[in-house]
RNA sequence: CUCUUAUAAAGAGCAGGCGGAGGGACUGGCCCGAUGAAGCCCGGCAACCGGCAGCAGAGCUGUACGGUGCUAAUUCCUGUAGGUGUAAACCUAAGAGAUGAGAG
Numbered sequence: 001c002u003c004u005u006a007u008a009a010a011g012a013g014c015a016g017g018c019g020g021a022g023g024g025a026c027u028g029g030c031c032c033g034a035u036g037a038a039g040c041c042c043g044g045c046a047a048c049c050g051g052c053a054g055c056a057g058a059g060c061u062g063u064a065c066g067g068u069g070c071u072a073a074u075u076c077c078u079g080u081a082g083g084u085g086u087a088a089a090c091c092u093a094a095g096a097g098a099u100g101a102g103a104g
Base pairs, nucleotide, nucleotide: 001104002103003102004101005100006099007098013042016041017040018039022032023031024030026079028077029076043071044070045069048067049066050065051063052062053061054060055059075096080093081092082091083090084089
């Protein structure tokens, strides 16, 4: 990097430290940001994989010890197709992106 598969309307620092201007993948929007962005540390959340424990053969439940992940807004909305609707708007599926696990 590619492929397969699972997940996504919940949760997590209104006084934490360093840091200094950007950030929310991309498009178009709409937002966040010096009452301090990114990033790093600490804290926290969750429980995908492993471990451990219980019930139990495959599995389920728990724990949170290890490996990730996450910690504004539904994956912030949207971009393709279909449907409802006078319209505004809404619904469904796909695509794209994200994360885990497995494979090449």
SAM riboswitch aptamer (S box leader) from Anoxynatronum buryatiense, 104 nucleotides, folded computationally. Of the family's consensus pairs, 93% are formed in the model. The sequence is in RNAcentral, with records from Rfam. Rfam family: SAM riboswitch aptamer (S box leader). From the family's description: The SAM riboswitch is found upstream of a number of genes which code for proteins involved in methionine or cysteine biosynthesis in Gram-positive bacteria. Its mean pLDDT, the model's own confidence on a scale to 100, is 82. Taxonomically the source falls in Anoxynatronum (Bacteria, Bacillati, Clostridia, Eubacteriales).